[in-house]
This is a predicted structure of a 73-nucleotide RNA (transfer RNA) from a Candidatus Woesearchaeota archaeon.
Order: sequence, then C1' cells, then structure tokens
RNA sequence: GGACUCGUAGUUUAGCGGCUAUAACGGCUCGUUUACACCGAGCAGGUCGUCGGUUCGAAUCCGACCGGGUCCA
Repeated sequence: GGACUCGUAGUUUAGCGGCUAUAACGGCUCGUUUACACCGAGCAGGUCGUCGGUUCGAAUCCGACCGGGUCCA
C1' cells in the first nucleotide's frame, strides 16, 4: 500500500428501512436478614464510531474518513 471483516449502555450482545432501540452481567434504591450474601421488586444508564448522501422515514442502504482484527504484498 491492497482485500475482507467488525464498531450499539461500564462489559458482552439482540435488533426485516417503520411505536419511545433489546437482553444478560455490572451499578443504584427498596424488600428480605442480627448482619453480609443469595433471592424478589423497581430505577438509572445509549449523540447506535464520525461526517455526508439516498428515503416520507436510517442502528439498518450508499460514500468518505477514524479505530480494532485477519489475510496478501
């Protein structure tokens, strides 16, 4: 330098172009306990890597960048 692939919550991750983007773990609050843990109930937490384009509508399609990985030279 080239090809492919991935980027969504603190971590891992689901998500046919169409309701306010999903779950688990973790965090917080309450219950339970003498107390801790386990368990139960609830809550918070996301500019969907960035910018632009297509579209009535984009996490999803297209382009260019940025970053990670694999391969080729």

The prediction has a mean pLDDT of 81. Its Rfam family is "tRNA".